The part of an RNA shown here (large-subunit ribosomal RNA, domain V) has 583 nucleotides and comes from Helicobacter pylori Hp P-8b. The source organism's lineage runs through Bacteria, Pseudomonadati, Campylobacterota, Epsilonproteobacteria and Helicobacter pylori. The coordinates come from a structure-prediction model, not an experiment, and the mean pLDDT is 84. Its Rfam family is "Bacterial large subunit ribosomal RNA". Its family is annotated with structural constituent of ribosome and ribosome in the Gene Ontology.
Context: one part of a larger RNA
RNA sequence: CCCGCGGCAAGACGGAAAGACCCCGUGGACCUUUACUACAACUUAGCACUGCUAAUGGGAAUAUCAUGCGCAGGAUAGGUGGGAGGCUUUGAAGUAAGGGCUUUGGCUCUUAUGGAGUCAUCCUUGAGAUACCACCCUUGAUGUUUCUGUUAGCUAACUGGCCUGUGUUAUCCACAGGCAGGACAAUGCUUGGUGGGUAGUUUGACUGGGGCGGUCGCCUCCUAAAAAGUAACGGAGGCUUGCAAAGGUUGGCUCAUUGCGGUUGGAAAUCGCAAGUUGAGUGUAAUGGCACAAGCCAGCCUGACUGUAAGACAUACAAGUCAAGCAGAGACGAAAGUCGGUCAUAGUGAUCCGGUGGUUCUGUGUGGAAGGGCCAUCGCUCAAAGGAUAAAAGGUACCCCGGGGAUAACAGGCUGAUCUCCCCCAAGAGCUCACAUCGACGGGGAGGUUUGGCACCUCGAUGUCGGCUCAUCGCAUCCUGGAGCUGGAGCAGGUCCCAAGGGUAUGGCUGUUCGCCAUUUAAAGCGGUACGCGAGCUGGGUUCAGAACGUCGUGAGACAGUUCGGUCCCUAUCUGCCGUGGG
Numbered sequence: 001c002c003c004g005c006g007g008c009a010a011g012a013c014g015g016a017a018a019g020a021c022c023c024c025g026u027g028g029a030c031c032u033u034u035a036c037u038a039c040a041a042c043u044u045a046g047c048a049c050u051g052c053u054a055a056u057g058g059g060a061a062u063a064u065c066a067u068g069c070g071c072a073g074g075a076u077a078g079g080u081g082g083g084a085g086g087c088u089u090u091g092a093a094g095u096a097a098g099g100g101c102u103u104u105g106g107c108u109c110u111u112a113u114g115g116a117g118u119c120a121u122c123c124u125u126g127a128g129a130u131a132c133c134a135c136c137c138u139u140g141a142u143g144u145u146u147c148u149g150u151u152a153g154c155u156a157a158c159u160g161g162c163c164u165g166u167g168u169u170a171u172c173c174a175c176a177g178g179c180a181g182g183a184c185a186a187u188g189c190u191u192g193g194u195g196g197g198u199a200g201u202u203u204g205a206c207u208g209g210g211g212c213g214g215u216c217g218c219c220u221c222c223u224a225a226a227a228a229g230u231a232a233c234g235g236a237g238g239c240u241u242g243c244a245a246a247g248g249u250u251g252g253c254u255c256a257u258u259g260c261g262g263u264u265g266g267a268a269a270u271c272g273c274a275a276g277u278u279g280a281g282u283g284u285a286a287u288g289g290c291a292c293a294a295g296c297c298a299g300c301c302u303g304a305c306u307g308u309a310a311g312a313c314a315u316a317c318a319a320g321u322c323a324a325g326c327a328g329a330g331a332c333g334a335a336a337g338u339c340g341g342u343c344a345u346a347g348u349g350a351u352c353c354g355g356u357g358g359u360u361c362u363g364u365g366u367g368g369a370a371g372g373g374c375c376a377u378c379g380c381u382c383a384a385a386g387g388a389u390a391a392a393a394g395g396u397a398c399c400c401c402g403g404g405g406a407u408a409a410c411a412g413g414c415u416g417a418u419c420u421c422c423c424c425c426a427a428g429a430g431c432u433c434a435c436a437u438c439g440a441c442g443g444g445g446a447g448g449u450u451u452g453g454c455a456c457c458u459c460g461a462u463g464u465c466g467g468c469u470c471a472u473c474g475c476a477u478c479c480u481g482g483a484g485c486u487g488g489a490g491c492a493g494g495u496c497c498c499a500a501g502g503g504u505a506u507g508g509c510u511g512u513u514c515g516c517c518a519u520u521u522a523a524a525g526c527g528g529u530a531c532g533c534g535a536g537c538u539g540g541g542u543u544c545a546g547a548a549c550g551u552c553g554u555g556a557g558a559c560a561g562u563u564c565g566g567u568c569c570c571u572a573u574c575u576g577c578c579g580u581g582g583g
Stems, first nucleotide, its partner, number of pairs: 001583008010575003014570002022404004027400002029396004035201005041194003045190004051154016068137001078136005085119003094113009158181003162178006204216003213233001217239006240385001241283001242342002247301007255279001257275005281290002284347001286345003305328004311322003317386001330339003353379007361372002411458001412456001413454003417451001419447006428438002465540001466538003470532001471529005478503003481498002484495003505519005546564004550559003
C1' cells in the first nucleotide's frame, strides 16, 4: 500500500413521512353565537272544510209609542205649517189601587168605581196651543228585517291509539251498531311573530413573521440629491367647511411697531405729530404670494350668469386643472375696461337604483295614458373613501388540503445595541500620598458564552430542555508550580505577570440548567464544541388527542396559569474510529 473479518455509531445537514408548529390561499371541513340570510318546527289572525236552535251585545233601516222644564208666565211651551173647533154613553171630570219617567213640581199608562163633562181662542211670550191634523229634530222603549260579535244547547259533517259484532281462528285495517267528543279539533291556503333545530355563507388589507396596537381618501412642508416625479409602521401639521358678504365693480386708504406730546388713563384703551419695504393682515393648516396691494373702508350692485370654446398643463384609464375668443342678456365705471364667486393650493364619492321639476323626444293596431329617454336637481363616515352584496361575527389542541425557508419558533450565519473582559484620562477615597488597593465624570477596544436586531441555507423535516454515558479544545487559572509590587515583620492575605502537565466532591429540595442548604476538599474554575453527545440511553419538563381547577369568553373555546395521564422506529452501504488476520 492492497484485500478481508469482528466491533462502535461521530459524519454522510444518514433512511422513513411533498413539516402536524408558523405564515399564506378572496382553499376545505366541522363546531358556536344576541354575525347575515333562509328553511323546518311552534304560534297569532283570516278564509275553506262548516251545519241547526235559543239567549244576549253592537250598528243600520223601518213601524208604533213615548220624550223635550232659562226668566216672565195659570205651567215641564222641542221646531215649522194648516187651523176654529176638538174629545166624550165605543164612558168626561173626580176618586181608589198599581206601573214607568222625573228638573220633585209634575208628566204619562193600566184597572176598578163614577155617570156628563172637559180642552181651545182670552193675560203674559221672540215664537201660542199636545184643542185637533201633517211633516220633521233630540233622547229613549217595543216589534220586524238585515249585518256583525259573544255565550249556551243540539247532531248530521268531522274525530276517537273507546266497546261489541262481521270479514276472521288476527291488539293491523275496513265496514255495521253503540258510546264519547263535536262544528271545536285536525287539515289546506294566506298572514304577523318566535325560531343555531337545520342549512348556505361571510368574518378586509398593509404589516421588518403573524397576532395585539396603528393606518387606509384629500391638502401643505421636509425627506427629494437646484426641471418634473420619487419610497418607508420616515419627521411635522391640517381637511370632510365657512361667507348673501368674507362675492362683482368703482373710488379711496396703509399696516405691525417705536419715539415724542396729551384730562381721568396706569406697560397697554381713545387723540395728535413723526419714523416706519412689511416685522401686520389674509375666515381656516402649512407653503408660495400680496404695500401698484390679493390687506382696510365706503357707494352701487348680483357675472356665486345662459350657450360654447381655440390652445395648453397633467395623465395608464377614469377623473382633474388653466384658458384667450364668440353669441345672448346684464352689473359697475365718464371712459378704457373689469366681472363665468372667494390670494392660490384641502372642504370629497364612479356606476347602478330610485325621487322631484321641466321637455318641439318616444308611446308595442290607432288616439291617449302608463313607462322610458333628454335637461336640471336630490338620496351614500359606499371613511377598507376606484366604492365585491340591499343585507354578514367567532372557535378549532379533533382537524384536513395546496404551497412557502418569498415568513416565525431550534440551531448556524451577519451585526455587536445589550453582555463579559481589558485599556486610556485621573476628580476623589486611602491620616499625609491619584496609581499598595479602590476609582467618579468621560473616552477607546477585544471577545462572540447573554438578551436582542436582520431573515441569509434548511418548512418534498437540520428532533427541542435537563439528566446519564463518553469526551475534546481554549485560557480571561479554582488548586498545584515560578516571579514582581504591597498600606508584605512572620503566619495569613491583596493585586499583577508567566504557566493548560495533572487535578478540579458527595448528599437533601426541585423536571430543572441555575440556585439554596448540609458535610467534605489542595481545589470544588469559566467557557467553546448544532446552548458537544437521542441511526448512544432516558423522557421528568416543554409541545397533540382524554380530564379537572382558577381566570377570561353569551358560547364554541382559550391561557410563557396550574394539575393527573399520554406508542422515542432504523439488521450500518460509504467516510471515520477500535481490535484482529492475509497478501